[in-house]
Context: one part of a larger RNA
RNA sequence: GAGUAGCGAGAGGCAGGUGAGAAUCCUGCCCGCCGAAAGCCUAAGGUUUCCUGAGGAAGGUUCGUCCGCUCAGGGUUAGUCGGGACCUAAGCCGAGGACGAAAGUCGUAGGCGAUGGACAACAGGUAAAGAUUCCUGUACCACCUAUUAUCGCUAUUAGGGAUGGGGGGACGCAGGAGGAUAGGCAAAGCCCGCCGUUGGUUGAGUGGGUCCAAGCCCGUAGGGAGUCACUGUAGGCAAAUCCGCAGUGGCAAUCCUGAAAGGUGAUGGGGAGCAAAAUUUUGCGAACUUGCUGAUUCCACACUGACAAGAAAAGCCUCUACCGAGAUAAUAGGUGCCCGUACCGCAAACCGACACAGGUAGGCGAGGAGAGAAUCCUAAGGCGAGC
Numbered sequence: 001g002a003g004u005a006g007c008g009a010g011a012g013g014c015a016g017g018u019g020a021g022a023a024u025c026c027u028g029c030c031c032g033c034c035g036a037a038a039g040c041c042u043a044a045g046g047u048u049u050c051c052u053g054a055g056g057a058a059g060g061u062u063c064g065u066c067c068g069c070u071c072a073g074g075g076u077u078a079g080u081c082g083g084g085a086c087c088u089a090a091g092c093c094g095a096g097g098a099c100g101a102a103a104g105u106c107g108u109a110g111g112c113g114a115u116g117g118a119c120a121a122c123a124g125g126u127a128a129a130g131a132u133u134c135c136u137g138u139a140c141c142a143c144c145u146a147u148u149a150u151c152g153c154u155a156u157u158a159g160g161g162a163u164g165g166g167g168g169g170a171c172g173c174a175g176g177a178g179g180a181u182a183g184g185c186a187a188a189g190c191c192c193g194c195c196g197u198u199g200g201u202u203g204a205g206u207g208g209g210u211c212c213a214a215g216c217c218c219g220u221a222g223g224g225a226g227u228c229a230c231u232g233u234a235g236g237c238a239a240a241u242c243c244g245c246a247g248u249g250g251c252a253a254u255c256c257u258g259a260a261a262g263g264u265g266a267u268g269g270g271g272a273g274c275a276a277a278a279u280u281u282u283g284c285g286a287a288c289u290u291g292c293u294g295a296u297u298c299c300a301c302a303c304u305g306a307c308a309a310g311a312a313a314a315g316c317c318u319c320u321a322c323c324g325a326g327a328u329a330a331u332a333g334g335u336g337c338c339c340g341u342a343c344c345g346c347a348a349a350c351c352g353a354c355a356c357a358g359g360u361a362g363g364c365g366a367g368g369a370g371a372g373a374a375u376c377c378u379a380a381g382g383c384g385a386g387c
Stems, first nucleotide, its partner, number of pairs: 012030006031384004039364003045344002049342001050074006059067002079140002081340004086117002091112003097106003121138005141336011159323002164319004173305003178299003183293005189210006211269002215264003222257004226251008235243002270288001273284004307310001350359002366378004
């Protein structure tokens, strides 16, 4: 320079409390803002920022009794959620090997590697802070042991079964139609509460509520396919009863798939509200029905269409090679490893040197008006932006 520029998009007011001290902290009431978000879940990333008590030097663009700050203590509970003990993609590593003055580069077998495949848990309750993890109730998966029943036991018709063969897994995009559910709305249905300081209020009044999973049983709307038996067989790098190919015969309803509804789960849970306490707990607990609407969700890439022609491997089924004395089913009991799990997560906690008008994958996403996830106003919920 200069007590100058600036104090980073935005609505706060009043009362009470605490305190040495209050525009700024806490509580209440009123007002305002967002509401395909400024709400909720979650991935990445962060790494204790979470909760409680205490504090005010510094950080906080003012203040501060307050804080994502300082100090101390506490907090993350899993057979089923996500990952590993399963599988593979791009890519990476790479025994031998090839190439190369050296360093090294490429690459076979093999391995690693999810953003994909496979795979068994739901509802409610609960702490200051965790929950599909704890608790209650009801389930499911794998393995072990026992009992019972059935079948088999000396080279085989019990059964198992490949690192091998075959099937399957197994897939893109667009379009329209159908079925169903979630959700929503209404009610002169049902339940609970309320009855006015008025012009008017016991009435077709008014306010609120009107629900529930996995699992198990059932096997539907719909979709798809011919299917079964026998015979032969030069292919599937050995074998095969499997697959393929060829032939003969029977059957046209049989098989596969499949949301949802219904039953059960539930003599359970939830539940508006009411009552008792007295500063936030405890107890009781009604109705729980019908109709309309209706998805971007499910049946399901199912169907139809076109061309740019839309992963792999394992789990799984089957076939032998081979192994083989026990196997299968039901019931009962038992066992179930490692890592993550707090909190933020369109943001003051991530990436931007900052408590920065920027950036940040996915899911849910209500009502009135509307074609609509536009836009305006609102619900649940969250905020009033640190002078």
Large-subunit ribosomal RNA, domain III from Caminicella sporogenes, 387 nucleotides, folded computationally. Model confidence (mean pLDDT): 80 of 100. RNAcentral holds the full RNA, with entries from ENA. Its Rfam family is "Bacterial large subunit ribosomal RNA".